[in-house]
Description
This is a predicted structure of a 71-nucleotide RNA (transfer RNA) from a Candidatus Pacearchaeota archaeon. Its Rfam family is "tRNA".
């Protein structure tokens, strides 16, 4: 250099145009003589910029990011 490929809460993930959910995890509160288990509320996310579109985490370009592969 050139292709493909991957980006979503703190972590692993899920939604192939139409209110972004989920488990662990975090705070807080019930239980409990303390812990933990169990319950309950709550905070928290579409890589960045741009078009297409009544609407884009989806579609199309461009960057940067990941992993792989050619030279």
């Nucleotide at each position: 250099g050139c292709g493909a490929u991957u980006g979503u809460a703190g972590u692993u993930u899920a939604a192939u145009g139409g209110u972004a959910g989920a488990a662990c995890g975090u705070a807080c509160g019930g239980u409990u003589g303390u812990g933990g288990u169990c319950c309950g509320u709550a905070a928290a996310a579409c890589g960045g910029g741009a078009g297409u579109u009544c609407a884009a985490u989806u579609c199309u370009c461009c960057c940067c990011u990941u992993u792989c592969g050619c030279u």